This is a predicted structure of a 332-nucleotide part of an RNA (large-subunit ribosomal RNA, domain IV) from Olea europaea var. sylvestris.
Its Rfam family is "Bacterial large subunit ribosomal RNA".
The RNAcentral record of the full RNA draws on SILVA.
Its mean pLDDT, the model's own confidence on a scale to 100, is 87.

Context: one part of a larger RNA
RNA sequence: CUCUCUCUAAGGAACUUGGCAAAAUAGCCCCGUAACUUCGGGAGAAGGGGUGCCUCCUCACAAAGGAGGUCACAGUGACCUGGCCCAGGUGACUAUUUACCAAAAACACAGGUCUCUGUAAAGUCGUAAGACCAUGUAUGGGGGCUAACAUCUGUCCAGUGCAAGAAGGUCAAGAAAGUUGGUGACCUAAUAACAGGGAAGCCGACGAUCGAAGCCCUGGUGAACGACGAUCAUAACUAUAAUGGUCCUAAGCUAGUGGAAUUCCUUGUCGGGUAAGUUCUGACCCACACGAAAGGCAUAACGAUCUGGACACUAUCUCGAAGAGAGGCUUG
Numbered sequence: 001c002u003c004u005c006u007c008u009a010a011g012g013a014a015c016u017u018g019g020c021a022a023a024a025u026a027g028c029c030c031c032g033u034a035a036c037u038u039c040g041g042g043a044g045a046a047g048g049g050g051u052g053c054c055u056c057c058u059c060a061c062a063a064a065g066g067a068g069g070u071c072a073c074a075g076u077g078a079c080c081u082g083g084c085c086c087a088g089g090u091g092a093c094u095a096u097u098u099a100c101c102a103a104a105a106a107c108a109c110a111g112g113u114c115u116c117u118g119u120a121a122a123g124u125c126g127u128a129a130g131a132c133c134a135u136g137u138a139u140g141g142g143g144g145c146u147a148a149c150a151u152c153u154g155u156c157c158a159g160u161g162c163a164a165g166a167a168g169g170u171c172a173a174g175a176a177a178g179u180u181g182g183u184g185a186c187c188u189a190a191u192a193a194c195a196g197g198g199a200a201g202c203c204g205a206c207g208a209u210c211g212a213a214g215c216c217c218u219g220g221u222g223a224a225c226g227a228c229g230a231u232c233a234u235a236a237c238u239a240u241a242a243u244g245g246u247c248c249u250a251a252g253c254u255a256g257u258g259g260a261a262u263u264c265c266u267u268g269u270c271g272g273g274u275a276a277g278u279u280c281u282g283a284c285c286c287a288c289a290c291g292a293a294a295g296g297c298a299u300a301a302c303g304a305u306c307u308g309g310a311c312a313c314u315a316u317c318u319c320g321a322a323g324a325g326a327g328g329c330u331u332g
Stems, first nucleotide, its partner, number of pairs: 001327006008320001010318002014316001019313001027051005036041001038148001052070007071075001083311001085309005090303002096106001111146007123132003151296002154228003159225002161221002164218002168216003174210002178206006186197003229247005256290001257287001268284005
């Protein structure tokens, strides 16, 4: 010097990104216990007092209680053994997760809702046989989203999707009346060669007409994918605009919340807390770019969650000092 510990005057977070680490609290008995609340909780809330040993009493020889005495700095005498409070964000909760850098606000969850599915079910695996679902049967099973409870869940069906409809339009393979080309027995003409015509059959080309779904079309559907304006003027101070005009749209963000885990400008402005506060908290609303099951907003309880503030406590610090052990180092 490094590590693991012990102790420390006065102060007590001045340390630091941050009380990280350490200290403090602690068992049992008695008293006492707030806001809030889903009336269960919160709660071991908080905050106080007691605790050894001996004698006597109640008593049952236990436990518990009462009275008296006694020793120590100290009686849960060592070990073992909750720090606590206030406020906010977030997720209801218990649970689960990145074996070996992340335990969380992520996943799951009960509950909600939509959708498919009548059993040879839907869905999944497999080319198939077959299997799971299920030795189940709609109070069942599969899939999607959301996430307890409470209170609610607004407008838009123009686009995309989905399901329904059948009048009309379009429309494939295929069928096909008919038209047409080649070949073609044979006929005509002719100088040996070169021409014209041509039945049936066969091989092609075109083809009126018939022809399903789909698409076009019609209406529906948002807890389907999604979307939810701009501009100008206006009140008897000023300011602002309940109001009016214009343009566009399928419809122009309703309730609630809001500088937020979302706010760029921004350390927004005001209040609180501090001597001093880019964090925190209560409001305001001008929401760059919240918003209603990719749920909105509240919320008791819960959390090795995140943030801010108090009390207690301390070598975190002012600011060092001393001690013990292990290692390192030096010498033998």